Annotation
Small-subunit ribosomal RNA from an uncultured bacterium, 1501 nucleotides, folded computationally.

RNA sequence: AAUGAACGCUGGUGGCAUGCUUUAUACAUGCAAGUCGAGCGAAGGCUGGAUUUGUAGCAGAGAUGAUUGAUUUUCACUUUGUGGAGAUCAUGAGUUUCUGUUAUUGCCGGUCUUAGCGGCGAACGGGUGAGUAACGCGUGAAUAAUCUGCCCUUGAAAUCGGGAUACCAUUUCGAAAGGAAUGCUAAUACCGAAUAACGUUACGAAACACAGGUUUCAUAACCGAAGUUGAGUCUUUGGAUUCUUCGUUCAAGGAUGAGUUCGCGUCCUAUUAGCUAGUUGGUGAGGUAAAGGCUUACCAAGGCUAUGAUGGGUAGCCGGCCUGAGAGGGCGUACGGCCACAUUGGGACUGAGACACGGCCCAGACUCCUACGGGAGGCAGCAGUAGGGAAUCUUCCGCAAUGGGCGAAAGCCUGACGGAGCGAUGCCACGUGGAUGAUGGAGGCCCUCGGGUCGUAAAAUCCUGUCAGUGGGGACGAUGGUUAAUCUUCGGAUUGAUUGACGGUACCUGCAGAGGAAGCUCCGGCAAACUACGUGCCAGCAGCCGCGGUAAUACGUAGGGAGCAAGCGUUGUUCGGAUUUACUGGGCGUAAAGAGUGCGUAGGUGGCUAUAUAAGUCAAGGGUGAAAUCUCUACUUUCAAGGUAGAAACUGCCUUUGAUACUGUAUAGCUAGAGGACAAGAGGGGGAAACGGAAUUCUGGGAGUAGCGGUGAAAUGCGUAGAUAUCCAGGGGAACGCCAGUAGCGAAGGCGGUUUCCUGGCUUGUUUCUGACACUGAGGCACUAAAGCUAGGGGAGCGAUCGGGAUUAGAGACCCCGGUAGUCCUAGCCCUAAACGAUGGGUACUAAGUGUGGGGGGAGCAUUACCCUCUGUGCUGAAGCUAACGCGUUAAGUACCCCGCCUGGGGAGUACGGUCGCAAGGCUGAAACUCAAAAGAAUUGACGGGGGGCUGAACAAGCAGUGGAGCACGUGGUUUAAUUCGACGCAAAGCGAAGAACCUUACCAAGGCUUGACAUGACGGAAGUAGCAACCUGAAAGGGAAGCCACCUGUUGAGUCAGGAGCCGUCACAGGUGCUGCAUGGCUGUCGUCAGCUCGUGCCGUGAGGUGUUGGGUUAAGUCCCGCAACGAGCGCAACCCUCGUCGCUAGUUAUUUUCUCUAGCGAGACUGCCCUACAAAAUGGGGAGGAAGGUGGGGAUGACGUCAAGUCAGCAUGGCCCUUACGCCUUGGGCUACACACACGCUACAAUGGGUGGUACAAUAGGUUGCAAUGGAGCGAUCCGGAGCCAAUCCAAAAAACCAUCCUCAGUUCAGAUUGCAGGCUGAAACUCGCCUGCAUGAAGGUGGAGUUGCUAGUAACCGCAGGUCAGCAUACUGCGGUGAAUACGUUCUCGGGCCUUGUACACACCGCCCGUCACGUCAUGAAAGUCGGUAACACUUGAAGUCGAUGGGCUAACCCUUCGGGGAGGCAGUCGCCGAGGGUGGGGCUGAUAAUUGGGACG
Repeated sequence: AAUGAACGCUGGUGGCAUGCUUUAUACAUGCAAGUCGAGCGAAGGCUGGAUUUGUAGCAGAGAUGAUUGAUUUUCACUUUGUGGAGAUCAUGAGUUUCUGUUAUUGCCGGUCUUAGCGGCGAACGGGUGAGUAACGCGUGAAUAAUCUGCCCUUGAAAUCGGGAUACCAUUUCGAAAGGAAUGCUAAUACCGAAUAACGUUACGAAACACAGGUUUCAUAACCGAAGUUGAGUCUUUGGAUUCUUCGUUCAAGGAUGAGUUCGCGUCCUAUUAGCUAGUUGGUGAGGUAAAGGCUUACCAAGGCUAUGAUGGGUAGCCGGCCUGAGAGGGCGUACGGCCACAUUGGGACUGAGACACGGCCCAGACUCCUACGGGAGGCAGCAGUAGGGAAUCUUCCGCAAUGGGCGAAAGCCUGACGGAGCGAUGCCACGUGGAUGAUGGAGGCCCUCGGGUCGUAAAAUCCUGUCAGUGGGGACGAUGGUUAAUCUUCGGAUUGAUUGACGGUACCUGCAGAGGAAGCUCCGGCAAACUACGUGCCAGCAGCCGCGGUAAUACGUAGGGAGCAAGCGUUGUUCGGAUUUACUGGGCGUAAAGAGUGCGUAGGUGGCUAUAUAAGUCAAGGGUGAAAUCUCUACUUUCAAGGUAGAAACUGCCUUUGAUACUGUAUAGCUAGAGGACAAGAGGGGGAAACGGAAUUCUGGGAGUAGCGGUGAAAUGCGUAGAUAUCCAGGGGAACGCCAGUAGCGAAGGCGGUUUCCUGGCUUGUUUCUGACACUGAGGCACUAAAGCUAGGGGAGCGAUCGGGAUUAGAGACCCCGGUAGUCCUAGCCCUAAACGAUGGGUACUAAGUGUGGGGGGAGCAUUACCCUCUGUGCUGAAGCUAACGCGUUAAGUACCCCGCCUGGGGAGUACGGUCGCAAGGCUGAAACUCAAAAGAAUUGACGGGGGGCUGAACAAGCAGUGGAGCACGUGGUUUAAUUCGACGCAAAGCGAAGAACCUUACCAAGGCUUGACAUGACGGAAGUAGCAACCUGAAAGGGAAGCCACCUGUUGAGUCAGGAGCCGUCACAGGUGCUGCAUGGCUGUCGUCAGCUCGUGCCGUGAGGUGUUGGGUUAAGUCCCGCAACGAGCGCAACCCUCGUCGCUAGUUAUUUUCUCUAGCGAGACUGCCCUACAAAAUGGGGAGGAAGGUGGGGAUGACGUCAAGUCAGCAUGGCCCUUACGCCUUGGGCUACACACACGCUACAAUGGGUGGUACAAUAGGUUGCAAUGGAGCGAUCCGGAGCCAAUCCAAAAAACCAUCCUCAGUUCAGAUUGCAGGCUGAAACUCGCCUGCAUGAAGGUGGAGUUGCUAGUAACCGCAGGUCAGCAUACUGCGGUGAAUACGUUCUCGGGCCUUGUACACACCGCCCGUCACGUCAUGAAAGUCGGUAACACUUGAAGUCGAUGGGCUAACCCUUCGGGGAGGCAGUCGCCGAGGGUGGGGCUGAUAAUUGGGACG
């Protein structure tokens, strides 16, 4: 940078894309392929016409006229009247005729729907990537070896017949799925015949081409069909015919699509090296659309392979996508092309096309239904479900558009497609407001308390209105499709009507209102961004380095900041950075890496000249390189993402023509490479044989005696049975002294006495011959030190293993005494080395100088000398190279050719496998896991039981100690209520502490106080306040408390008022010896008074860094001199300062004296200045003179850069943290003084160099008024009384050892004094815990001290006392002072410390470093393993479904033929058999995985 992503937190809008990467796992439900009635019969619905056949209903008209009424005539009876018969008028049942109408049936249609027959489609579209390493894919060719439905063009033709069958009906079986039988019927279904060439086949001929080809001609044989719609005409109304529409048949061509073949390209593995029998080829036959072992019979024995066959693993391929400057690397999702597959395996059928996703058959697994007899199914189509998983969507709308199938068309179908939905999955766009607004609100955070920051941010004021919301309008996509009318050149045109899933969507517009819309990650460096708090190697972080152990910019939180933003971060993956597999573009002396060496095969590479060719190469043209993508341009969504168009590009392949310098090829030559001939030459080159002397050892003999031998020292061992040493003689084996040399020879390993024989290579010289014959060299072959192995010899010396002796903690070693294998020879193996120049071979080129081996030439009388040259072998070095070291004509330089090898360390040169070997073992040679390094060269340090050189009280030479005793003191430990704290090798421990009875005091117990013992500030209050304080209580502190009683300023009649101080209360704060010396300052210790540590400029080096500062001398010294790529400088050294020593001068209070002495001050003096000498004409050293002092005269102060996180928070100061009625403060008492023990510094001793007693001398420093204190007096004494003198050169004030005298006489003592008792003294409120001193008494250990260890080099050590500080008192400590006063230093080997130079280093918290192996424990991965359990591909045998093919076909059989009409034939079917055949079974093996008691090593802790 990218992503088909996932996860965490968050989430406003839209556009365009995209969405099961896992189980090619299993699937509920719905849909995803139908359509055509203009192919066919039939059925059904609706409907039209005609005519009427029938029937029925209704209406009307007519005829007939039952019945009834009225009038009237007449008759009878007779009375008003009744009855009969007639006439007229009315009523009109029923019947019938006709007409109209409705329904229905029949006839002829129209239209719609449809199960079936038939046609086309279903082989497209859609999905997936399991398989496949293959002509599968890509690219380019071939098909002269092929097919192609629908479509287009052209030509020709469609004649005459036949028999069935589905649907349907009836019967019947079955649960179902589904059948069976009988009967009927149609076709564009099926069949026969006719017709036929530019078709097919056969044979022949010719032409052209030439690759088994194409074309033409002739002859013979053979091959086809179907009708339908519309309109018109005719008609016997059955139909015929013409035109038309869509079809049908044959043939030719095109287009499209498909099949097949070939060149090239296409992952990893050699720990897969041999594979293959239909295998390779041929002939015949079969088969296919088609060539072909595609299949079969026969024949031959081939074919593939190191340019990687065969096997194993992995994988769909490509256009492209991601990344990259490119070359490359990775990937193959979406879109597009090809392939493969459709539950697993096999098979064919149909068809133009399939061996067929939504067809068939069989087998297997699974699921479902079942009446148990039998059936059904296949989402890797769209949605969706379950499961798996970190993870991937709606059981949506529509055929409006695009496309597809069918159809003449309308149209139907279409989960293709167009759209919508879900998901921040990605890309792009937009918004979440804009302007003004404070020397800056509140709040948060920080703070040096001043302030800063969030921050113009907010609030507030004024605006705007995108998006979302809501109302209104409202598309493009339809310039299309369909249909009607008109016109028509029949293609179409015009007009009208109609057609939108998305969608009331996009878009436009009105309204309201800042209203609804920001998060995520990070802030130690890489890498933009810092503070506080919390935590305290915990919790946690982390990509790498790493952070966290009490001040964390790194963890967590907050504030602030940085970055990106509807996202942000994390995880996974790919490329980049990585020149870290290097073609572009790396290396191999030492970092990983040159094979141990040669010979040589394949291969790669190859001298000069010419000609030819044109394969490579170059140029131009042609074809192809699909589209999309990428790039550019233009246009378009308001921009963008996106879309559209054009150009360019696609770096490739094929082909045509040309060029010929180079390479190749062919031919002809050449001689400079290479080789041969001839003549010389050197040599530890190789093999064989013979011979030789020295030495060791053994044997024999002589002579000889007690040791020899061996070592750091010894012992084992040998020797009186005569060794060693010595002489003579002999045996035997091995090795060859001197010569001998960074000399010689050899390919390497390697080769060394002399001679002979055989033999390889090399060098030189002159001419000559061959004529590129050359170089390198994967595999292969040969040689290959030592050790080792096999067999047989040999065996003197040496000598693994082994035995013994030593050493040692041990000693499986080093040392010693023995001694086996071996070492030697012959024959055969082994095949490795630090087989090294850690440097492959060859050729050419590129400065010199100097040795040396072997030749030749020149010059020269000659030779060792000189010059030139060839070939070896060394050293130093220019240029150049190299990380540096270094290499440098013998390259690690500059180039070319060929081979081998390397790619972080460990695991590991291990395991497994293979192969070689008798074995030992060799060659080949991983992985898991683990680490963040491993390594090289050089630099600076540090270190070394490295070297050189120097130094120090470092050793040595001495003196005195310590370590032993007692005591004192400090520390540890222990104890304790507390035994306060610190200091811990040197450099803590008589240290802080220059002095703990109280105090100190910090600790403990108990009792108290709380603004406090102490400081500052603020506010308030009380008033006999502050203060003093009898008295009570108490251990004290403290708590109560009569009484007395103020001060200052102003003011008032007045302590009257106000204020101050003081008091009380409250609040800020005080206080803390509480923690951190590893947060610090300051101070200090130590290395070390050691001589070092640095800088500027220059120079050298890639750099770290070096030089200077090293070297030669010298010094106490980096002191000085000389030299030098260094020249100078700084901090240190030295000197300057103080003091002591000599002298001079000045002054002198205190000094009896002021000349001296003394005190104070100022000067002088010493500088290697002088002489001799050594050295380098130096520095300097040695000696001498003079001098008080001589080479820094003695001592002190003075401590470089730095080291030790050295010491100190308890001296002081101080950051941070902690406590605040206590970790503060006060008080009393206790403790710091404890005591089985250990250590350190000391004191006193152990005695006669002494002790006691007596006597008698000589100091210096220093101190003194709360002080020192004399003379005197008291006391045995400590001390007391007393107080002269002294604020000090005036007084205090006496030194001790020494010396003199005397006693003690070697003993636990007349030594030593601990301990204890008694009695005292002093200080102090106070002496019990717990002081010092005195007297008397007591009288311990101790007789000079192990290992070890300390100080000291001259006025030093040792001994002796004195003073001072601290201090009321307390000194064996400390700091000073003087007195007496030595011994020794050959010297630097050793010990310790330090400096310098050099060297090695795996060390750098630096040797107290680093680090190896076993063992113990835990974790992890892995090898082996008796076995056990799977997976996989083959093989052998067996079984064998479906199905094709073949055979048979006695059963069945419509079309064709024959027929005597009975039947027969041809053909077909069932059935059966055979070959093949998926799958199953059995078997022995191969490969591979998992697991396993036990076991091996490895890694980490």
RNAcentral holds the sequence, with entries from ENA. Model confidence (mean pLDDT): 83 of 100.